[in-house]
């Protein structure tokens, strides 16, 4: 740092996806050790049990224990301090709650420190305790006694507080200080013989630390929440508080807040920080730290320095528990633990040893704060699972081209080590003077033993890592693109490999990549995006000069920005994580000092921006009124007759009741031909006959006026085509809807005939558009050329023109520059400034809901669920077009002969069959593979056999009556059984004696397969197409695909050639070279031959060479000569490629399949079937003919188990005998049509020959299925062929025969060749088909047999509406109203103080209880608001394999 994905390819836009990091995580698989951290994110749900806040006897009385006593120890209570800290949680809260900086002249502060002063003298009670009573309990009541550091007067009072005066100060205000008056304190205890000491208490000043209150600034979402507010905003008096304040109250005034977003809604504890990021930023707020809020829910106060109080109180509510039903008790969001919820989160542990806290004089007590331990790979960090040697490399696995490769020094084996583990021994620091250690017999140290445990994920690309098998669009994978339909590196398994590693993956979330919200750092002509246009409010921005100020801005300094975190340096645990110290960093912050360029403010000027004035000018600018002619229609009249009108063609329609066409007259409405323009005007919409009136804007010239008055413009207001709506007119033509006629498969369309709204006018509404230059406005700057409109100046002229120049407008072409490209280019899409509007993937959707507007139609504003991996822009190459241009071809046309009808042959489909083997399927399958199916062939069927096999190679073993095998038996054959006879070679031996070999036998490897896949292939072939094309190198152009060359002008059969040209060359094609043929020379030649001819070879010849013309090139036209003339004719030759074209059955070959059978042998059958259909042919339908007789003239070829003369024979096919020829010698071999003569006489015939019968011949083992030929007999359809369709342009078509291959024979009418006779026609390129080049459009690119739209039907999903139904939230009105503060009250009660009284007692002050007023949580009633769920039915939407109907769009898409 980027990558994948839209296309055939390209560039751009744009979304989606991935690679990184992180986590309080969870899940899956796996799991050795240690350290440090961390662990209910959900139900602020409910909680059993234990513990979490007490302490002080040196404040007090009492009581208990101990003691002889002194004394000591304990206990409940009174009293003091603490319990407001510590600990938990994040519900609520959008707020001065938090952060940061200030203020407090508006305040408080227990304990602590420091400084001063005081601590005198009295009084009355009350718990405990005793007695009585009530209650189930919790607990309570009455009577009696008693103490205090509990409570209450009095005295004193520096200080303090309050009042008054003085006083200085401030913007103002309650500051310091001075004087004076009034008021207000206290407690003791311990020690001591005492003095005293210690410790308290009271009061005051100061300090430290802690708080209260106020305030500037900062930090969430949406306007589909726009208005909110009655204590509301301010004032005065009063109350209240520690304190300011509407905090509260009475009265007065009518304010206060809000587009810089009030109010309401949603969400949320805030921060230091954390994660990410280059940064800016984004996200986040767990642990640790600061602040806040809360403590079952709601309300309330009491006590107190401090609370509206987590483990206090009162009340209400919900819930749980106890109960004797009367009444009570409770609050884990403390630590553990339980239940529940959930994907998910721990022990009912140890200790106060350390740190810290409360109380105490202290000892000490308490402390689930805390220190530790336990559980969890949850995270981070560290260590280990061993180290060394060890093979041309074991076994085994996998792969293999069978050679080998790989796992792999890996293992084994040998040597060594012991972290970890285990056993045994020792054993801390942590403790600041002594003692005291939960952790802990832990860390650590020593010794012994012993190589001892590990998976997961991935391997097509992205992305690092490949093979085999299995599977066969199945099973499955997948983050995206996408894999899987028989050769899957993408599924599953295995081997191997890659990355990581006690972890690895997956899922979720955040940041990044994403410059994909763009401050840094994006855009808006066509990709998403300029508002339809203008005026203008707020706001933003603003010319030039001088002065001033110092808000912005800049510099310096001070304060603060807690600690932790972070960065750097140093240190401590072996290292690291972790941790200690130091330094640094961090704010849009605040104070002070300073600077003055720029911006703002203030003051004074200027004229160039802007405006005004004066002269002139052009114009379909707007409004109103009037006028005009042409045309259409209608009416009247004339004249006139059968049609008219309309279309591709028609018909409907109109017309004999007189139309149309023609003439005259009249009516009415709408629009204004020519001028007219590439022209003018307007802000846009838009504006077009002429005249008049009213009126807006613009341009130009002059330079006397004002003096920045400007630009833009959220909201707002106005204008705003067509269509539409309302009311009233008007209505000629046109013309939605509608009717009719055509067209059509249909035709609710296109075409035709009619025709209503509407179009027109007036007034009003509506407010949209491809309202487009798809380009907001203003200003400045940056080459030009050319045309045109308006005006000015100059020049020129008699004048109009012309020419030069300035300003304003409208066009075209273009420099630089810009742009993805197209293109834009002083009328910018260039370079800049200012302001506004708008965009952020496609679909859903400009839709739903809500709101606003509208009479309605509808408009404006404007989502989400869900779904897709794209949707797009520009350009490129192709392909295509019922686009265009040019040009070819027997493509059409012009001709000739056919096919399609008949019969037959052959092939195919179909059907049939045991089988009718298989392949070929538009052209380019169908007389094709097959150039020969009776058996064979043969691959098919039935039946009968064989199993190393019909055939090849190798190995092992056997191997003498062996192999073979006459004959015989079974059998259809194959085959089986039997079996006389019966070897060979090499070496060796006395000896077929021994050994070996081949044949042979047995066995093992293997053979074999026309079984599958032509979509795994090679090779070969067809086709476009013998068409003229297809490419490359270098250069040039383009970001690129690509272009250029190869296009253009000519020309050609041709990308053939010429000319031109940013191209210059080259290759494969074309042509030529090759063969045959036409003329000729020479040579040679047998079996040919006088010559000529014939055959072969070598040459010659033709090259647009010559002449004329077109036109100067290519070339074309004509001519001469010549056998041949413009490639002379024919053949061979087939570019890059296309059709997954054809062939696994010709051959070869990968893979798969069969193996006593899918191999192989045999017999018989089938491939020859037959209601039909098609294709290619043959023969005909006759007289240009048939038949009979006679008589000519070829060429190519073939021939030895062959061709076969000739003779004889048979009517004939043929037969018998047999010469010659392995062939320019002999034979096949008489060619036929033609020609001559005769006959037939138009008839289904003397045409035609199918079919059938009989008799023969030939081949062959064998002609039944199923051959050919001959003779006789038979004599069918057929009288020239519908729609349609084929071939052929000259020695061609047509007609005629001949030969050959295959082959025993032949179903050959086929095929391949050969010669004979031998035409007609081509005006021409409009049309059909195919093709070439250029160009154009395209939404096509498996490329028009393409693409693609909508309804309907089915399934799934999300969503809107809906009679309603059910919840939630927060206000409002009224009723009721607990506790409690504050207030009121009084016939109740009461120790202290006061008065009276000797006293009892009475009165006062004060207090308590009661009652009551305001407020008040909650409850009730009611109407509405916001929001959610659900809902018969209903609306559209998205997606889904092959559904239905049509064809809307893309090519002029067939009606742009």
């Nucleotide at each position: 740092a980027g990558a994948g994905u839209u296309u055939g390819a390209u560039c751009c836009u744009g979304g989606c996806u991935c690679a990184g990091g992180a986590c309080a995580a969870a899940c899956g698989c796996u799991g050795g050790c240690g350290g440090c951290g961390u662990g209910c994110c959900u139900a602020a749900u409910g909680c059993a049990u234990g513990c979490a806040a007490g302490u002080c006897g040196a404040a007090c009385g009492g009581u208990c224990c101990u003691g002889c006593a002194a004394g000591g120890g304990g206990c409940a209570g009174u009293g003091g301090c603490a319990a407001a800290c510590g600990g938990g949680u994040g519900a609520g809260u959008a707020a001065c709650a938090c952060g940061u900086g200030g203020g407090u002249g508006a305040c408080c502060u227990a304990c602590c420190u420091u400084a001063g002063a005081g601590u005198g003298g009295g009084g009355g009670a009350u718990a405990a305790c005793c007695c009585c009573g009530c209650g189930a309990a919790a607990g309570c009541g009455g009577g009696g006694c008693u103490a205090a550091u509990a409570c209450c007067g009095c005295a004193u009072g520096a200080a303090g507080u309050c009042g008054u005066c003085c006083g200085g100060g401030u913007g103002a205000a309650g500051g310091a200080g001075g004087a004076u008056g009034a008021c207000c304190a206290a407690a003791g205890c311990c020690u001591g013989a005492g003095a005293g000491g210690g410790u308290g208490c009271u009061u005051u000043g100061a300090g430290a630390g802690g708080g209260g209150c106020c305030u500037g600034c900062g930090g969430c979402c949406g306007a589909u929440u726009a208005g909110c507010u009655a204590g509301u905003u301010g004032g005065u008096g009063g109350g209240g508080u520690a304190a300011c304040g509407g905090c509260c109250u009475a009265c007065c005034a009518a304010g206060g807040c809000g587009a810089u977003g009030a109010u309401g809604g949603g969400u949320a504890g805030c921060c230091g920080g954390u994660c990410u990021g280059a940064g800016a930023g984004g996200a986040u707020g767990u642990a640790c730290g600061g602040c806040c809020a809360c403590a079952c829910u709601g309300g309330g106060a009491c006590u107190g320095a401090g609370a509206c109080a987590c483990g206090g109180c009162c009340c209400a509510g919900a819930c749980u528990c106890c109960u004797a039903c009367g009444g009570g008790a409770g609050g884990c969001a403390g630590c553990a633990g339980c239940a529940a919820g959930g994907a998910a989160u721990a022990u009912u542990g140890c200790g106060c040893a350390a740190u810290g806290g409360g109380c105490g004089a202290a000892a000490g007590c308490c402390u689930g704060a805390c220190g530790c331990a336990g559980c969890g790979a949850c995270g981070c960090c560290g260590c280990g699972u061993g180290g060394g040697c060890g093979a041309c490399g074991a076994a085994g696995g996998c792969c293999u081209u069978c050679g080998g490769g790989u796992c792999g020094u890996a293992a084994a084996g040998c040597c060594c080590u012991u972290u970890u583990g285990u056993u045994g021994g020792g054993g801390a620091a942590g403790a600041g003077a002594g003692a005291g250690g939960a952790c802990g017999g832990u860390a650590c140290c020593c010794a012994g033993c012993g190589a001892a445990u590990a998976a997961g994920c991935c391997c097509c690309g992205u992305u690092a890592a490949c093979u085999a098998c299995g599977u066969g669009c199945c099973a499955g994978c997948a983050g995206c693109c996408g894999c899987g339909g028989u050769a899957a590196u993408a599924c599953g398994u295995a081997g191997g490999g890659g990355g990581c590693g006690a972890g690895c993956g997956u899922u979720g979330u955040c940041c990044g990549g994403a410059a994909u919200u763009a401050c840094u750092g994006g855009g808006c002509g066509u990709a998403a995006a300029g508002g339809g246009c203008a005026c203008g409010u707020a706001g933003g921005c603003g010319g030039u000069u001088c002065g001033u100020c110092a808000a912005g801005u800049c510099g310096g300094u001070u304060g603060u920005g807690a600690a932790a975190u972070c960065a750097c340096c140093c240190g401590g645990c072996c290292c690291a994580a972790c941790u200690g110290g130091g330094u640094g960093g961090g704010g849009u912050c605040a104070g002070c000092c300073g600077a003055a360029a720029c911006u703002a403010g203030c003051g004074a000027g200027c004229u160039u921006g802007a405006g005004g004035g004066a002269g002139g000018c052009a114009g379909a600018g707007g409004g109103a009124a009037g006028c005009g002619g042409a045309a259409u229609u209608c009416c009247c009249g004339g004249a006139g007759u059968a049609g008219u009108g309309g279309u591709g063609a028609a018909a409907u329609g109109c017309g004999u009741a007189g139309a149309u066409a023609c003439c005259g007259g009249g009516a009415g409405g709408a629009a204004c031909a020519c001028c007219a323009g590439u022209g003018g005007c307007g802000a846009a919409g838009g504006c077009g006959g002429c005249u008049u009136c009213c009126u807006g804007g613009g341009c130009u010239u002059c330079a006397a006026c004002u003096g920045a008055c400007g630009c833009u413009g959220a909201g707002g207001u106005g204008c705003g085509a067509a269509g539409g709506c309302g009311u009233g007119g008007g209505g000629a033509g046109c013309g939605a809807a509608c009717c009719g006629g055509a067209u059509u498969a249909g035709a609710u369309a296109c075409c035709c005939g009619g025709g209503u709204a509407g179009u027109c006018c007036a007034c009003g509404c509506g407010g949209u558009a491809a309202a487009c230059g798809a380009u907001g406005g203003a200003c400045a700057c940056u080459a030009g050329g050319u045309g045109u409109u308006g005006g000015g100046g100059g020049u020129a002229u008699c004048g109009a023109c012309c020419c030069c120049u300035c300003c304003a407008g409208c066009g075209c072409c273009g420099a630089a520059g810009c742009u993805a490209a197209c293109g834009c280019g002083u009328u910018a899409a260039g370079u800049g400034u200012c302001c506004c509007g708008c965009c952020u993937g496609g679909g859903g959707a400009g839709u739903a809901c809500g709101g606003c507007c509208g009479c309605a139609a509808g408009g404006c504003u404007a989502a989400a669920a869900c779904u897709c991996a794209a949707a797009g822009g520009a350009a490129u190459u192709g392909a295509c077009g019922g686009g265009g241009g040019c040009c070819c071809g027997c493509a059409c046309a012009a001709g000739c002969a056919g096919c399609g009808g008949a019969g037959c042959g052959u092939g195919u489909g179909g059907u049939u069959u045991a089988a009718u083997u298989c392949g070929a399927c538009g052209c380019a399958a169908c007389g094709c593979g097959c150039a020969g199916a009776a058996c064979c062939u043969u691959a098919c069927c039935a039946g009968g056999g064989c199993u190393u096999g019909a055939c090849a190679u190798g190995c092992u073993g056997g191997g003498a009556g062996u192999a073979g095998g006459a004959g015989u038996c079974c059998g259809a054959a194959a085959g089986g059984a039997u079996g006389a006879c019966g070897g060979a070679c090499u070496g060796u031996u006395g000896a077929g004696u021994c050994a070996g070999u081949a044949g042979c036998c047995a066995g093992c490897a293997c053979a074999g397969g026309u079984g599958c896949u032509g979509c795994a292939u090679g090779g070969c072939u067809g086709u476009c197409g013998u068409c003229a094309g297809c490419u490359c190198g270098u250069g040039c152009c383009g970001u690129g695909g690509g272009g250029u060359g190869u296009u253009g002008g000519g020309u050609u059969a041709a990308g053939u050639c010429c000319c031109g040209c940013a191209a210059c060359g080259a290759g494969c094609g074309c042509a030529a070279c090759c063969c045959c043929u036409g003329u000729u020379g020479c040579c040679u030649g047998u079996u040919g031959c006088a010559a000529a001819u014939c055959a072969g070879g070598c040459g010659a010849g033709a090259c647009u060479g010559c002449c004329g013309g077109g036109a100067g090139a290519a070339c074309c036209c004509g001519g001469a000569g010549g056998a041949a003339g413009g490639u002379g004719g024919g053949g061979a030759u087939g570019a890059c490629g296309u059709c997954a074209a054809g062939u696994c059955a010709g051959c070869a070959c990968g893979g798969c399949c069969c193996u006593u059978a899918c191999g192989u042998c045999c017999u018989g059958g089938g491939c020859u079937a037959c209601a039909c259909a098609c294709a290619c042919g043959c023969u005909a339908c006759a007289a240009u003919g048939g038949c009979c007789g006679g008589u000519a003239c070829a060429a190519c070829g073939g021939g030895c188990u062959g061709c076969g003369a000739g003779g004889c024979u048979g009517c004939g096919a043929g037969g018998c005998c047999a010469a010659g020829c392995u062939a320019a010698u002999c034979c096949c071999u008489u060619a036929a049509a033609a020609c001559c003569g005769g006959u037939c006489c138009c008839a289904g015939u003397g045409c035609a020959g199918a079919u059938u019968g009989c008799a023969g011949g030939c081949u062959g083992c064998a002609a039944c299925c199923c051959g050919c030929c001959u003779g006789c007999a038979u004599g069918a359809a057929g009288u020239c062929g519908g729609a349609g369709u084929u071939g052929c342009u000259a020695g061609u078509a047509a007609c005629c025969g001949c030969a050959g291959g295959u082959c025993a024979g032949c179903a050959a009418u086929a095929c391949u060749g050969c010669g004979g006779u031998g035409a007609a026609u081509a005006c021409g390129u409009u049309c059909c088909c195919g093709g070439g080049c250029c160009u154009u459009g395209u939404a096509c690119a498996c490329a028009c047999c393409g693409c693609c739209c909508g309804u309907c039907a089915c399934g799934u999903c999300a969503u809107g509406a809906a009679a309603g139904c059910c919840g939630g939230c927060g206000a409002c009105a009224c009723c009721u109203g607990a506790a409690g503060u504050c207030g009121a009250u009084g016939g109740g009660c009461c120790a202290a103080c006061c008065c009276a009284g000797u006293a009892a007692u009475g009165g006062g002050g004060g207090g308590c209880a009661g009652u009551u007023g305001c407020c008040g949580a909650g409850g009730g009633u009611g109407g509405g608001g916001c929001u959610g769920g659900u809902g018969a039915u209903u609306g559209g939407g998205a997606c889904g394999a092959a559904g239905u109907c049509g064809u809307a769009a893309c090519a002029a898409g067939g009606u742009a």
Molecule: small-subunit ribosomal RNA
Organism: metagenome